[in-house]
RNA sequence: GAAGCGGGCCAGACCGCCGCCGGUGCGAUCGGGGAAACCCGGCACGGGAGGAAGGUCCGGACUGCACAGGGCGGCGUAGCAGCUAACGGCUGCCCACCGCGAGGUGAGGAUCAGAGCAACAGAGACGAGCCGAUUCAGUUCGGGUGAAACGGGCAAUCUCUACGCGCAGCAAUACCAAGUAGGCCGGCGAUGAUGCGGCCCGCAGAGCCGGCGGGUAGGUAGCACCGAGCCGGGGGGCGACUCCCGGCCCAGUCGAAUGGCGGUCACGGCUGCCGCGCCGCAAGGUGCGGUGGCUGCACAGAAUCCGGCCUAUCGGCCCGCUUCACAC
RNA sequence: GGUCCGGUAGGUCAGCGGCAGAGCAGCGCCCUCACAAGACGAAGGCCGGUGGAUCGUGCCCACCCCGGAUCA
Numbered sequence: 001g002a003a004g005c006g007g008g009c010c011a012g013a014c015c016g017c018c019g020c021c022g023g024u025g026c027g028a029u030c031g032g033g034g035a036a037a038c039c040c041g042g043c044a045c046g047g048g049a050g051g052a053a054g055g056u057c058c059g060g061a062c063u064g065c066a067c068a069g070g071g072c073g074g075c076g077u078a079g080c081a082g083c084u085a086a087c088g089g090c091u092g093c094c095c096a097c098c099g100c101g102a103g104g105u106g107a108g109g110a111u112c113a114g115a116g117c118a119a120c121a122g123a124g125a126c127g128a129g130c131c132g133a134u135u136c137a138g139u140u141c142g143g144g145u146g147a148a149a150c151g152g153g154c155a156a157u158c159u160c161u162a163c164g165c166g167c168a169g170c171a172a173u174a175c176c177a178a179g180u181a182g183g184c185c186g187g188c189g190a191u192g193a194u195g196c197g198g199c200c201c202g203c204a205g206a207g208c209c210g211g212c213g214g215g216u217a218g219g220u221a222g223c224a225c226c227g228a229g230c231c232g233g234g235g236g237g238c239g240a241c242u243c244c245c246g247g248c249c250c251a252g253u254c255g256a257a258u259g260g261c262g263g264u265c266a267c268g269g270c271u272g273c274c275g276c277g278c279c280g281c282a283a284g285g286u287g288c289g290g291u292g293g294c295u296g297c298a299c300a301g302a303a304u305c306c307g308g309c310c311u312a313u314c315g316g317c318c319c320g321c322u323u324c325a326c327a328c
Numbered sequence: 329g330g331u332c333c334g335g336u337a338g339g340u341c342a343g344c345g346g347c348a349g350a351g352c353a354g355c356g357c358c359c360u361c362a363c364a365a366g367a368c369g370a371a372g373g374c375c376g377g378u379g380g381a382u383c384g385u386g387c388c389c390a391c392c393c394c395g396g397a398u399c400a
Stems, first nucleotide, its partner, number of pairs: 001324010012265007020048002023045004030041004050299001054310002057308005062169004069201004074165005079093005094108001095106004109160002114158002116154002126151001130143004173221004183212006194204002229248008267296013329399007338352001340350002346383001355369002358366001376392005
C1' cells in the first nucleotide's frame, strides 16, 4: 500500500425569535366547559424520541381468574458448564462444516424401547431374501437402477429421555358518574349449571348461555413511578456478569406533544471560477488547494414497563487483528 | 395497542411429504335461421418472497411482504 475479519461509537453543533406537550413549586379560591364524575386556564424553574421507538418472535414485571392446587393430555427447549428476575437470549469450552488466515456458521440428546416413511427407476426398498458364478462348507465374489442395495437414512415424522410452562392479557383490571331496569323468547341447572378458555379430580357454588328489544360510549386510577434505572471510580471473574462507594432524577399523550424560521461554524453531494501538479503532440482527462452558488437527504417516530432476538439503515469516526506485495 | 386467521389458474376454493386439481369465466369446434342452454376439446400455475431440514415440499421450520377478522 491492497484486500479483508472482529468490536465499539456518532446520527450535526451553537445562538436568537415564534410555538407544542408533561412535571414540580407558588398563587387567585377565582374564571370557563360539563347533567355529574371530572377536566381546562396564570407565573417561575426544569424536562421532552431511537439504535432500532419497528416486526410482535421469545422471556419477565404487573393485573384478573380461588392465596393458582393434583393427575392426564398439550406446547416448548435440547453438546457440556455457567450468567440472569427469566429466556428459544448471552458467555466460555468441546465437536462438525466453511475460510490460506484473522474468523464465521451450527434446530449439535436418543434410530441397541417401539412404530412409520422411502415416489420414479430397479429382479428386489427395510422383512429379509432373490439371481448368477464359485466353494468341502451361506465359503467367497458380483448384481447395471437409485438419494439410499443389507448397513443403514429420515427424529424441523410419530415417539422416548431430561428440563420448563396453569390460562389470559393494560381494549388486562379497579373505581366514579349518567342512563335504561325490568322486559320478551329459547336452552342448561342442587342427578351441580357456572367459575375453570382441552378433560378429570378437588374447591367454591345459584344462577348461567344465546337471540330480540332498549340505554351509555363519559371520567379517574393502572401510567410516567427510586427503577432487574443512568453516569463515574474501585474490587472479583478468561468471560457473560456481579459486589462496593460516590453522584443524578431522565418523555409521557389518547383525533396521541417532541415543531417552524433566521444566522454562524463543521462535514457530505452536485456545480461555476482561479492557481498548482501529473498524463497527452493536441483537443482534453485527472488529483490537490482556495473561493462562490444550490442542497441537508439513511432507516425510521415512544403508547403499561423492562431484558433479548430478528428485520431496516445514506454516510462517517475509532480500536484490535489477518493475508498478500514492497522497502529497511 | 393486544390477539387470531388467510395468500394455490382471470375470479371462488380443494389438495396424507412422491407427476398440482374441481366447478365458473375466457378460447376453439359441434348444435341452432340466430342467441342462450347443452355436448366435445385444448390452453392457462415460479403454490406471496427468501433461506433451511429432507433423496424429494404447495404441505415441515425460520425470517420477511401483503390482506382480513376480532377485543371497551
Description:
Two RNAs folded together computationally: RNase P RNA and transfer RNA, 400 nucleotides in total. Its mean pLDDT, the model's own confidence on a scale to 100, is 78. Rfam match: Bacterial RNase P class A. Rfam classes the family as a ribozyme.